[in-house]
RNA sequence: ACUUAUUCUCAGGGCGGGGUGAAAGUCCCCACCGGCGGUAUCCCGGCUUAUGCCGGGGAGCCCGCGAGCGCUCUUGCCAAUUCCCGGCGGGAGGUCAGCAGAUCUGGAAAGAAGCCAGAGCCGACGGUAAUAGUCCGGAUGGAAGAGGAUAAGG
Numbered sequence: 001a002c003u004u005a006u007u008c009u010c011a012g013g014g015c016g017g018g019g020u021g022a023a024a025g026u027c028c029c030c031a032c033c034g035g036c037g038g039u040a041u042c043c044c045g046g047c048u049u050a051u052g053c054c055g056g057g058g059a060g061c062c063c064g065c066g067a068g069c070g071c072u073c074u075u076g077c078c079a080a081u082u083c084c085c086g087g088c089g090g091g092a093g094g095u096c097a098g099c100a101g102a103u104c105u106g107g108a109a110a111g112a113a114g115c116c117a118g119a120g121c122c123g124a125c126g127g128u129a130a131u132a133g134u135c136c137g138g139a140u141g142g143a144a145g146a147g148g149a150u151a152a153g154g
């Protein structure tokens, strides 16, 4: 250093100005934000004969993942004569199809989905005096994963 096991820590940002209105951080105009892993014609460092290699950084919309909703199974309570259905909660499930996501144009280049320039686009559920990526809530939660510790192994 690697593999396996156990364990610990960490793991999400954003409404400022104006307009309308009885009421909007929810609508309209301007603004603001971008989880995790991968990929790399860019940047930094090192090595090298090498346009090659190694390490670090580098994508919201290229590939995949996560939380939420839904779905399936299960369970408690409410309601009911009982079952189904219904309402409010808990648990489990990703070889669960769903909600469910969003990018083009030009440039340099051998090569662009990732670079440079420009113009666009996207964003769970419940709540609300008015429709929410930005407010409140589930959430002092969960988690993709990141880093460390301990033990064993060839």
Base pairs, nucleotide, nucleotide: 002153003152004151005150006149007148008147009146010145016030017029018028019027031134032133033123034122035065036064037063038062042057043056044055045054046053047052060121061120068099069098070096071093072092073091074090075089076088077087078086103119104118105117106116107115125137126136127135